[in-house]
Predicted 3D model of a 123-nucleotide RNA (SAM riboswitch aptamer (S box leader)) from uncultured Aminipila sp. Rfam family: SAM riboswitch aptamer (S box leader). About the family: The SAM riboswitch is found upstream of a number of genes which code for proteins involved in methionine or cysteine biosynthesis in Gram-positive bacteria.
């Protein structure tokens, strides 16, 4: 840089000891009843490998012998299972908003869509 996903899911464990929720701003939260972090445990199923089913591959080929019978692999796609390997994740929608558009209102509020920024995987 490209592309897919981002409202689901995941601990009353151990260590540790002060701030944390990416950055800026605003809000709202978490946190000495111990957060963030690390380990363990768990969740998920993006990539690799694997099992099963279906479709494509495809009517190749074989047996008969002039049109009858039987009928396959490599590979690919989709669905699904499991969780071995590579990652990832485990408060709150990516915690919410910021920019643009639409709906709405007397004006706010509020709601929706898209974008930006970000996170993760694959390339």
């Nucleotide at each position: 840089c490209u592309u897919a996903u981002c409202a689901a899911g995941a601990g009353c464990g151990g260590c540790g000891g002060a701030g944390g929720g990416a950055a800026u701003a605003g809000g709202c939260c978490c946190a000495a009843u111990g957060a963030u972090g690390c380990c363990c445990a768990g969740c998920a199923a993006c990539c690799u490998a694997u099992g099963u089913a279906u479709u494509u591959c495809a009517g190749a080929u074989g047996c008969a012998u002039u049109u009858g019978c039987a009928g396959a692999a490599c590979a690919a796609a989709u669905a699904u299972a499991a969780a071995a390997g590579g990652u990832g994740c485990u408060a709150a929608a990516u915690c919410c908003u910021a920019c643009a558009g639409a709906a709405g209102u007397g004006g706010u509020a509020u709601u929706c869509u898209g974008g930006a920024a970000g996170a993760u995987g694959a390339g």

The coordinates come from a structure-prediction model, not an experiment, and the mean pLDDT is 82.